[in-house]
RNA sequence: GGAUUAGCUCAGUCGGUUAGAGCGUCUGAUUGUGGUCCAGAAGGUCGCUGGUUCAAUUCCAGUAU
Numbered sequence: 001g002g003a004u005u006a007g008c009u010c011a012g013u014c015g016g017u018u019a020g021a022g023c024g025u026c027u028g029a030u031u032g033u034g035g036u037c038c039a040g041a042a043g044g045u046c047g048c049u050g051g052u053u054c055a056a057u058u059c060c061a062g063u064a065u
Base pairs, nucleotide, nucleotide: 003065004064007023008022009021010020016054025041026040027039028038047063048062049061050060051059
């Protein structure tokens, strides 16, 4: 100085109303079975603790790896 966001790899608006993608997992459809393809679902204290603010993944301080 940089990184930390879903099981893994990573996006993420110079603060704003429900936090996302791909892969993976599960279910269904398709198939003689499996795979491919298709539809859907589950899964997140945004490293932790505070602060600022009407509002923080986003800004600030400290701290952990």
RNAcentral holds the sequence, with entries from MGnify. This is a predicted structure of a 65-nucleotide RNA (transfer RNA) from a mouse gut metagenome. The prediction has a mean pLDDT of 81. Its Rfam family is "tRNA". By type it is a transfer RNA. Its family is annotated with triplet codon-amino acid adaptor activity in the Gene Ontology. About the family: Transfer RNA (tRNA) molecules are approximately 80 nucleotides in length.